[in-house]
């Protein structure tokens, strides 16, 4: 000095879906139990922080599947999106010392 790289500290960003049963009421919402996907369907947690897996937008999107869904795929190397420091690892270059 560089990096398709690891860790830590501090700081920051993010998500509350769908279905069944029961209870309550202001009748579509709240609570409880269970089922599906997932790291997480919500807070002792989980994921992410420069980006081709955090997440959001497009999107009441398109195709497929499902009991149903923001379940899967596409869109998508799309547009946005939150970082600094220290230590380590590896490469390159330079300088000094010893033989």
């Nucleotide at each position: 000095u560089c990096g398709a790289u690891g860790a830590a500290a501090c700081a920051g960003g993010g998500g509350u879906g769908c279905c069944g049963c029961c209870c309550g009421c202001g009748u579509g919402c709240g609570g409880g139990c269970g089922g599906c996907u997932g790291a997480g369907a919500a807070u002792c947690a989980c994921c992410c922080u420069u980006c081709a897996c955090a997440c959001c937008c497009g999107a009441u999107c398109a195709g497929g599947a499902u009991a149903a869904u923001g379940c899967c795929u596409g869109c998508g190397u799309g547009g946005g999106g939150a970082g600094u420091u220290u230590c380590g690892c590896g490469g390159u270059u330079u300088u000094g010392c010893c033989u």

Overview
TPP riboswitch aptamer (THI element) from Neisseria sp. oral taxon 020 str. F0370, 99 nucleotides, folded computationally. The sequence is in RNAcentral, with records from Rfam and Ribocentre. RNAcentral records the identical sequence in 2 taxa.